[in-house]
């Protein structure tokens, strides 16, 4: 210099070719705003998307939707199962916020729970700069043993709520005020349990619920 290949983040599944859903970027139009910018629709792109402290409670009864893949069916151009996930009503909830008052009670709003694979339990520490290394706290589990004991094994979560900080941008003469810094928790991390099999019930069946080895 030329050519080829690959190409954002999250999540589920997979026949590991990939598929579905969500988040973000560019441009244009409309709406709101002085503006930064926000929302919707369409169209495009990519190696990006901050830090600290603090709370971990409640975890129930119901209801309405659902993509792709795969599976089932007597009537197979239809219907169903499974399911990533999207919500609503009632009840309940830690720290904080607002209001009232009898000053520690009550109420309200946001948010959470319900919403894991049916589910149970648990909000540690140090370093280093990275989802990395160590310790062995919470929690769980094995053996000995029958002493509230000993010896082991695994081993930890905010991405949510709240309170602050920082960076960039906008408005203002200044003071100051405002905007942006994505999504992920319908289980994220850890330890268990569930799954396969059998029985019963429902169903044509896929399968679902409950109990058990």
């Nucleotide at each position: 210099u030329u050519g080829u290949a690959u190409c954002g983040g999250c999540u589920a599944a997979a026949u590991c070719c990939u598929u579905g859903g969500c988040c973000u970027u560019u441009u244009a139009a409309c709406u709101a705003g002085c503006g930064a910018u926000a929302g919707u629709u369409a169209u495009c792109a990519a190696u990006a998307a901050u830090u600290c402290a603090u709370u971990u409670a409640a975890u129930u009864g119901c209801u309405g939707g659902a993509a792709c893949c795969u599976c089932u069916c007597a009537u197979a151009u239809g219907a169903g199962a499974c399911a990533a996930u999207c919500a609503g009503c009632a009840g309940g909830g830690a720290a904080g916020a607002c209001u009232a008052c009898u000053c520690g009670u009550a109420g309200u709003a946001a948010c959470c729970u319900c919403c894991a694979a049916c589910g149970a339990c648990c909000a540690a520490c140090c370093g280093u700069u990275a989802u990395c290394g160590g310790u062995g706290u919470a929690g769980a589990u094995u053996c000995u043993a029958a002493g509230u004991a000993g010896a082991g094994u695994c081993g930890a979560a905010a991405c949510a709520g709240u309170g602050a900080a920082a960076a960039c941008c906008u408005c203002u003469a200044a003071g100051g005020a405002g905007g942006u810094u994505a999504u992920g928790a319908u289980a994220u991390g850890g330890u268990c349990u569930a799954g396969c099999c059998c029985u019963a019930u429902a169903g044509u069946g896929a399968u679902a619920u409950a109990g058990g080895u």